A computed fold for a 73-nucleotide RNA from a Patescibacteria group bacterium, annotated as transfer RNA. Its Rfam family is "tRNA". It is annotated as a transfer RNA.

RNA sequence: GCCGUGGUAGCUCAGGUAGCAGAGCGCUUCUCUGAAAAAGAAGAGGUGGCCGGCGCACAUCCGGCCCACGGCA
Numbered sequence: 001g002c003c004g005u006g007g008u009a010g011c012u013c014a015g016g017u018a019g020c021a022g023a024g025c026g027c028u029u030c031u032c033u034g035a036a037a038a039a040g041a042a043g044a045g046g047u048g049g050c051c052g053g054c055g056c057a058c059a060u061c062c063g064g065c066c067c068a069c070g071g072c073a
Base pairs, nucleotide, nucleotide: 001072002071003070004069005068006067007066010025011024012023013022019056027043028042029041030040031039049065050064051063052062053061
């Protein structure tokens, strides 16, 4: 330099066929307990890597760039 895969919650990831952004773990509060752990209930947390395009509408489609990993040279 070229090719491929990926970038979404604090962490690990799903969704990707455009129409209110999710799960598990973690965190907060409550219940239970003498107190904890476990269990149960409720809740907070996201400019979806950045910029632009298409479109009524983009996490999703298209282009460029950045970053990580892998392959080729």